Predicted 3D model of a 526-nucleotide part of an RNA (small-subunit ribosomal RNA, 5' domain) from an uncultured Bacteroidota bacterium.
The sequence was found in a public genome assembly.
Its mean pLDDT, the model's own confidence on a scale to 100, is 82.

Context: one part of a larger RNA
RNA sequence: GGAUGAACGCUAGCGGCAGGCUUAACACAUGCAAGUCGAGGGGUAACAGGGAUUGCUUGCAAUCCGCUGACGACCGGCGCACGGGUGCGUAACGCGUAUGCAACUUACCUUUUACUGGGGGAUAGUCAAGAGAAAUUUUGAAUAAUACCCCAUACGAUCCAACACACUCCUGUGAGAUGGAAGAAAAUUACGGUGGUAAAAGAUAGGCAUGCGUCCUAUUAGUUUGUUGGUGAGGUAACGGCUCACCAAGACUACGAUAGGUAGGGGUCCUGAGAGGGAGAUCCCCCACACUGGUACUGAGACACGGACCAGACUCCUACGGGAGGCAGCAGUGAGGAAUAUUGGACAAUGGAGGCAACUCUGAUCCAGCCAUGCCGCGUGCAGGAAGACGGCCCUAUGGGUUGUAAACUGCUUUUAUACAGGAAGAAACGUUAGUACGUGUACUAGCCUGACGGUACUGUAAGAAUAAGGAUCGGCUAACUCCGUGCCAGCAGCCGCGGUAAUACGGAGGAUCCAAGCGUUAUCC
Repeated sequence: GGAUGAACGCUAGCGGCAGGCUUAACACAUGCAAGUCGAGGGGUAACAGGGAUUGCUUGCAAUCCGCUGACGACCGGCGCACGGGUGCGUAACGCGUAUGCAACUUACCUUUUACUGGGGGAUAGUCAAGAGAAAUUUUGAAUAAUACCCCAUACGAUCCAACACACUCCUGUGAGAUGGAAGAAAAUUACGGUGGUAAAAGAUAGGCAUGCGUCCUAUUAGUUUGUUGGUGAGGUAACGGCUCACCAAGACUACGAUAGGUAGGGGUCCUGAGAGGGAGAUCCCCCACACUGGUACUGAGACACGGACCAGACUCCUACGGGAGGCAGCAGUGAGGAAUAUUGGACAAUGGAGGCAACUCUGAUCCAGCCAUGCCGCGUGCAGGAAGACGGCCCUAUGGGUUGUAAACUGCUUUUAUACAGGAAGAAACGUUAGUACGUGUACUAGCCUGACGGUACUGUAAGAAUAAGGAUCGGCUAACUCCGUGCCAGCAGCCGCGGUAAUACGGAGGAUCCAAGCGUUAUCC
């Protein structure tokens, strides 16, 4: 000199953009953060409409009906493995980079081919009877499905037997042929379609392996027994000591094994002419974790943040028998700390889940609020104005200098702020109405509708300098000097150093310098 997720002190007008618990991965009240589908099913608790019956005050009341729109709970499907948070652990194929899988998987999506036949038994909901303070739960009856099961049919995929050819870098590939074995499905409909089953390919996403790179300590020198390799088996989507039995005695290491410490990694960021050095907030990619430890289930995918089970610590409810819980999601609370924000709005846009769609959900996201935390921009007026006033300070030859065009005053302007009026873009779709094309299920055209931010941005009008400057420093480094007070005292100080009676260094004043809505100090990095 540059920088920062900064803090502290003094001060503070506005706007835009960005950023905002670095510490206790400490504990958490409350609300919200993942649901959706009635075009899968039985249905009808509630709401609305409609119909029927009865009464009689003749337009009201009561009862019934799933009939329609819809719809709580239940069964079922998909989603809940994403998105969001944090950086505990990890020195590792964790990450980065480059390759490989002839050793693999992949729901939804796209393309293609072939199917979608016939039966069956249950079980929630419901009803009845209970238990319990509650959480919740028992028994009986009985019912449906795109839930579950059986039979049939089925390929190019799997297995067995055995055969032959072509291709290939490799342990391989072939929609090559023959025989045998085994294995599927779900319907619904508004009749447009949407689903379901099997298979192949693509795409996407993942899994595994390998080369190279990846901190400190040698005052850590030896480490290892599933350890290193082989055979066989099991297991996995897949190779593999991944696991097991047997056999062999290997494997790593001074080019640093093992052990200990520290730490998420990278893109990047700061600095530097560069080489380097330091760091890993925000944003993006990967990894890991979800009170602590362990485990599996379901599923295409989890060993699962707002799922399950077990154990532990902690907290809460209790009728004392027993139960409930997990903010490192968004806000918010306490604690810790030098220190870090609202218990806000909207799904209008983008994206995601479900759905034919309308739509529903979405603390992702988009916005708004707070904070000078940073960067950038703007303003606090402009021009004229000398009797160079008063006052202050300094000098003194009693006159001068400085503050100082500064002020007053005159003229002018009006950014921002204030008041009033107008007022967006972000929006185009989806949907709906009409039309065109004709490829018959799609495309195109036109009209209508849709804004949280927000009466915001922006524009115009009105009036008026009106509403707006501070901080540090002035001995040298280093831009900027005098007076008074003090007298090695009080104090200053980054280094050198200053102060003991003339202090440009302490404290005050006047003046000056540098920055400026900031200025300084502290901490940390180059």